[in-house]
Molecule: transfer RNA
Organism: SAR324 cluster bacterium
RNA sequence: GCACCCGUAGCUCAGUAGGAUAGAGCAACUGCCUUCUAAGCAGUGGGUCGGAGGUUCGAGUCCCCCCGGGUGCG
Numbered sequence: 001g002c003a004c005c006c007g008u009a010g011c012u013c014a015g016u017a018g019g020a021u022a023g024a025g026c027a028a029c030u031g032c033c034u035u036c037u038a039a040g041c042a043g044u045g046g047g048u049c050g051g052a053g054g055u056u057c058g059a060g061u062c063c064c065c066c067c068g069g070g071u072g073c074g
Stems, first nucleotide, its partner, number of pairs: 001073007010026004019057001028044005050066002053063002
């Protein structure tokens, strides 16, 4: 330098023939329970989906550019 894959909550990820209010587990916080802790149960908060632009009535999803990570080739 070229090709492919990945980037979504603090962490690990789902959502990939465009459509309902962006989700799960763990973690955090609050409450219940307990002598206390852990476990368990109930609940709460946390995101503009890596960045910008475009297509569309509508984009996490499609297109272009850029950034970061990984793999292969040279």